Source information
The prediction has a mean pLDDT of 83. The part of an RNA shown here (small-subunit ribosomal RNA, 5' domain) has 508 nucleotides and comes from an uncultured Gemmatimonadales bacterium. RNAcentral holds the full RNA, with entries from SILVA.
Context: one part of a larger RNA
RNA sequence: GGACGAACGCUGGCGGCGUGCUUAACACAUGCAAGUCAGGGGGCGGGGCAACCUGUCACCGGCGAACGGGUGCGGAACACGUGAGCGACCUGCCCUGGAGUGGGGGAUAGCCGGCCCAACGGCCGGGUAACACCGCAUACGGCCUGCUCGGUUGGCGAGCGAGGCGAAACGCGUAAGCGGCUCUGGGAGGGGCUCGCGGCCUAUCAGCUAGUUGGUGCGGUGAUGGCGCACCAAGGCGAUGACGGGUAGCUGGUCUGAGAGGAUGGCCAGCCACAUUGGGACUGAGAGACGGCCCAGACUCCUACGGGAGGCAGCAGUGGGGAAUCUUGCGCAAUGGGCGAAAGCCUGACGCAGCGACGCCGCGUGGGGGAGGAAGGCCUUCGGGUUGUAAACCCCUUUGGCCCGGGACGAACGGGCGCUUUCGAGCGCCGUGACGGUACCGGGAGAACAAGCACCGGCUAACUCUGUGCCAGCAGCCGCGGUAAUACAGAGGGUGCGAGCGUUGUCC
Numbered sequence: 001g002g003a004c005g006a007a008c009g010c011u012g013g014c015g016g017c018g019u020g021c022u023u024a025a026c027a028c029a030u031g032c033a034a035g036u037c038a039g040g041g042g043g044c045g046g047g048g049c050a051a052c053c054u055g056u057c058a059c060c061g062g063c064g065a066a067c068g069g070g071u072g073c074g075g076a077a078c079a080c081g082u083g084a085g086c087g088a089c090c091u092g093c094c095c096u097g098g099a100g101u102g103g104g105g106g107a108u109a110g111c112c113g114g115c116c117c118a119a120c121g122g123c124c125g126g127g128u129a130a131c132a133c134c135g136c137a138u139a140c141g142g143c144c145u146g147c148u149c150g151g152u153u154g155g156c157g158a159g160c161g162a163g164g165c166g167a168a169a170c171g172c173g174u175a176a177g178c179g180g181c182u183c184u185g186g187g188a189g190g191g192g193c194u195c196g197c198g199g200c201c202u203a204u205c206a207g208c209u210a211g212u213u214g215g216u217g218c219g220g221u222g223a224u225g226g227c228g229c230a231c232c233a234a235g236g237c238g239a240u241g242a243c244g245g246g247u248a249g250c251u252g253g254u255c256u257g258a259g260a261g262g263a264u265g266g267c268c269a270g271c272c273a274c275a276u277u278g279g280g281a282c283u284g285a286g287a288g289a290c291g292g293c294c295c296a297g298a299c300u301c302c303u304a305c306g307g308g309a310g311g312c313a314g315c316a317g318u319g320g321g322g323a324a325u326c327u328u329g330c331g332c333a334a335u336g337g338g339c340g341a342a343a344g345c346c347u348g349a350c351g352c353a354g355c356g357a358c359g360c361c362g363c364g365u366g367g368g369g370g371a372g373g374a375a376g377g378c379c380u381u382c383g384g385g386u387u388g389u390a391a392a393c394c395c396c397u398u399u400g401g402c403c404c405g406g407g408a409c410g411a412a413c414g415g416g417c418g419c420u421u422u423c424g425a426g427c428g429c430c431g432u433g434a435c436g437g438u439a440c441c442g443g444g445a446g447a448a449c450a451a452g453c454a455c456c457g458g459c460u461a462a463c464u465c466u467g468u469g470c471c472a473g474c475a476g477c478c479g480c481g482g483u484a485a486u487a488c489a490g491a492g493g494g495u496g497c498g499a500g501c502g503u504u505g506u507c508c
Base pairs, nucleotide, nucleotide: 001508002507003506004505006504007503008502009501010500013363014362015361016360017359018358019356020355021321026319027318028317030316031315032314035063036062037061039060040059042057043056044055045054046053047052070274071273072272080198081197082196083195084194085193086192089191090190091189094187095186096185097184098183099182100181101180102136104134105133111126112125113124114123115122116121142165143164144163145162146160147159148158149157150156170179171178172177200246201245202244207237208236209235212234213233214232215231216230217229218228219227249271250270251269252268253264254263255262256261276297277296278295279294280293299310300309301308302307327353329352330351331350335349336347337346338345339344366396367395368394369393376387377386378385379384400449402444403443404442405441406440410435415430416429417428418427419426420425452497453496454495455494456493457478458477459476463492464491465490466489467488473480474479
């Protein structure tokens, strides 16, 4: 000098864009943050003579809840980065191709009846539906088993033959058709595993290791593997730093520097890890699951004392800790996500607004003229000098702020109507905005409402007076202060920066 998620002191006009618990992964009141569909049989309500239509609700069922959002605890590791490999693997939804959707059965929620219970909740009996569940049939190339050839990490590809195994669900519509379901091939995207290389400190850690290293076999997994187990062998690692200890999420990047390098990993993006602490599995294409389940611990709450409920490192917000870090806001209008055929519903993701000079950038606090150099202040050799064109005064302008009027882009979809159509779709009109009566535009009044902070001994730009008298104090280093202090304190003046200026901390 530059930089900062900064803090502190003094000061503070406006706007845009960013950014804001670095500490206690401390504890949390309250609200919200993940639902949706209406296929099924029902409860309740409305219309109807009825069939039936319709609204709503819990339940059954499907998909989602493994995404999105948070945090940085742990972890020195294939965790991350990069480059490869899988002849050792998985993949719901999506795209593309092939084949199919035949015929049956038994239950169970809801419901009805009864009972227990403070609550959470639970039990018994009856009876009911489905795209819920279970047999049967059929099934190609799918899977298992045998052989041959190619190939080579026995798992790949092609061929032959026989046997065995495995499917399904229908709904809407008059219909065309639309949406599903089952088996199977390919793809895309996603994931799993393995390896080479790379990136911290410590030798005041020098030896470490018994599932340890390898083999055979079995198990387990979607899959390789000592992943697990039995048996066998005695190996494996290490000064190119094993093992131990300390510290730490990693990266793209960021800061600095001419570079090499050094430091760093906040916001944004990718990956990882975690969800009160520890452990466990279940469901599922996917979790060993933040707002799922079970067990144990600590803690908090309710209780009729028998027993129950809970988990903000989601968004706000509270207490606490701290030098220190925000609103219990608005909206789904946009983008994106989940469900749905769609209309649509949900979405503290997100879009916006609020607070903080926390940062960066822009703008303003006026411009021109004006000497009889006014008054006042300060200094003075008492002549004067300086503040100083500064003010007053004259002319002018009006950004921001104030008042009045107009007033967006972000919106195009979806939907309705009309037209066209190669039937995929296209065009026109209507309609949809949280931000917001905001930005912006026009008009009005009016210099009016808007400047401070640090420094002035040398380094280092800027000097005098007064007070003080090694006192009070200053100080980054050198050093100032003991009666004339440009170094303390005040004043006048000056210098630097300016809505900031200084100080402290940290990095280069």